[in-house]
RNA sequence: GCUCUCGUAGUUCAACUGGAUAGAACGGGAACCUCCUAAGUUCCAAAUAGGGGUUCAAUUCCUCUCGAGGGCA
Numbered sequence: 001g002c003u004c005u006c007g008u009a010g011u012u013c014a015a016c017u018g019g020a021u022a023g024a025a026c027g028g029g030a031a032c033c034u035c036c037u038a039a040g041u042u043c044c045a046a047a048u049a050g051g052g053g054u055u056c057a058a059u060u061c062c063u064c065u066c067g068a069g070g071g072c073a
Base pairs, nucleotide, nucleotide: 001072002071003070004069005068006067007066010026011025012024013023019056028044029043030042031041032040049065050064051063052062053061
């Protein structure tokens, strides 16, 4: 330099070919329970790497940039 794959809560993963409120587990916070802690129950907060495009509608498709990994030279 060329090419392929990937980027979603703090972490690990979902979201079937574009469709509705982007979910789960662990983790964090609060309340209840308990003499206290742990466990348990209930509730809360938290994410689509960034820009542009297509579309009635984009996490999903196209494109550029950034980042991670693999292959070729």

Annotation:
A computed fold for a 73-nucleotide RNA from a Candidatus Falkowbacteria bacterium, annotated as transfer RNA. NCBI's taxonomy places the organism under Bacteria, Bacteria candidate phyla, Candidatus Falkowiibacteriota. The sequence was found in a public genome assembly. Its Rfam family is "tRNA". Its family is annotated with triplet codon-amino acid adaptor activity in the Gene Ontology.